[in-house]
Context: one part of a larger RNA
Molecule: small-subunit ribosomal RNA, 3' major domain
Organism: metagenome
RNA sequence: UGACGGGGGCCCGCACAAGCGGUGGAGCAUGUGGUUUAAUUCGAUGCAACGCGAAAAACCUUACCUAGAUUUGACAUCCACUGACAACCGUAGAAGUACGGCUUUCCCUUCGGGGACAGUGAGACAGGUGCUGCAUGGCUGUCGUCAGCUCGUAUCGUGAGAUGUCGGGUUAAGUCCCUUAACGAGCGCAACCCUUAUCCCUAGUUGCCAUCAUUUAGUUGGGCACUCUAUGGAGACCGCCGGUGUUAAACCGGAGGAAGGCGGGGAUGACGUCAAGUCCUCAUGGCCUUUAUAUCUAGGGCUACACACGUGCUACAAUGGACGAUACAGAGGGUAGCCAACCAGCGAUGGGGAGCUAAUCUCAGAAAGUCGUUCUCAGUUCGGAUUGAAGUCUGCAACUCGACUUCAUGAAGCUGGAAUCGCUAGUAAUCGCGGAUCAGCACGCCGCGGUGAAUACGUUCCCGGGCCUUGUACA
Repeated sequence: UGACGGGGGCCCGCACAAGCGGUGGAGCAUGUGGUUUAAUUCGAUGCAACGCGAAAAACCUUACCUAGAUUUGACAUCCACUGACAACCGUAGAAGUACGGCUUUCCCUUCGGGGACAGUGAGACAGGUGCUGCAUGGCUGUCGUCAGCUCGUAUCGUGAGAUGUCGGGUUAAGUCCCUUAACGAGCGCAACCCUUAUCCCUAGUUGCCAUCAUUUAGUUGGGCACUCUAUGGAGACCGCCGGUGUUAAACCGGAGGAAGGCGGGGAUGACGUCAAGUCCUCAUGGCCUUUAUAUCUAGGGCUACACACGUGCUACAAUGGACGAUACAGAGGGUAGCCAACCAGCGAUGGGGAGCUAAUCUCAGAAAGUCGUUCUCAGUUCGGAUUGAAGUCUGCAACUCGACUUCAUGAAGCUGGAAUCGCUAGUAAUCGCGGAUCAGCACGCCGCGGUGAAUACGUUCCCGGGCCUUGUACA
């Protein structure tokens, strides 16, 4: 100087407390461990691994296993020779491929040749998701959006170092003020950026409709007031008033205001820590491999199942289930696409073909809600697992191993032990909608809006963190 203390002081955080809803019990989905297996590819492992890499494992993917093949190679450059290549057909085969047939005769040219492509041959070389993340770059997690981490000069100390950065106030903040052997500065904080909440100008189609006609319908004429869209501006600064305070920084209350003391949300992550994670995104040193640890193909596996754990979904019902009627979003996607009207089917879906490269057409029906009817506390008209049958769709192909529909079947489950998690406001809870990936497949992920709470006395205690101080046989 640090680190640590079941030392002290001050302070903060959904850290506790006060509340609301869960997990832990059931069924299923998904990931992991374990076990099994020819293989169940690999990585991630306290917080910070476990719906994680994977924003899609039937083939492909795919790295694993079995079997069949290839050896200048699936891919790149160089040399020589030959030739267009390709397509089609046949035979063998699981295919890769091998053999044969048919057809064809590339572009430029100074006619020497050159270029692209394909085949053959020789070697230089290719190749490796092989090892090492404890050789590395890059990227990322974490402490933590915590308020810290440092430097120059100067001063003090023999020195390691200290002061500054401490103290008194204050703040979300090393934020600011005062004091002061310190005076300044840098990286962080804040602000500058995006979005949301109010208003104004400009613009008015594909958007809108107050007034006038018109219509089943903003449909058409008309209009751009309003909504909205999207450019530019205004607006919030403790600016004003009162009080407290050291005449300071600031804090408390009030006015005005759409918004008030950082208005809400996002992006933004200091010096560093964990030899944290990643050599399987990529790049890369070294090592290893080179008729194999490379490459191609078919089939299988990654989907196994006594069991254990994590994360979710659906429930156990009446604040509910069923049936009928009916209302209101936002944000997105769409041409190898979204697919309207209409028709068939109980339905998944099929037929059909209009429109749309989209404020125009379309996905698209929002759902909870509201208004009626019914069920009357039951393992039930709750719950839907499981299983049987019949189908639909995607796709060469749904056996291993897809999703969905209909009929039948109708399991566990009556609110969950010890323990444990999230959340402070348009939040929790609850309800549906969209998107990425994607031929098909979403209870996951990322977004969107609808309805919309309770509680916070307080900081004694648990956890984590910051500053000062103290002890130490630790570095």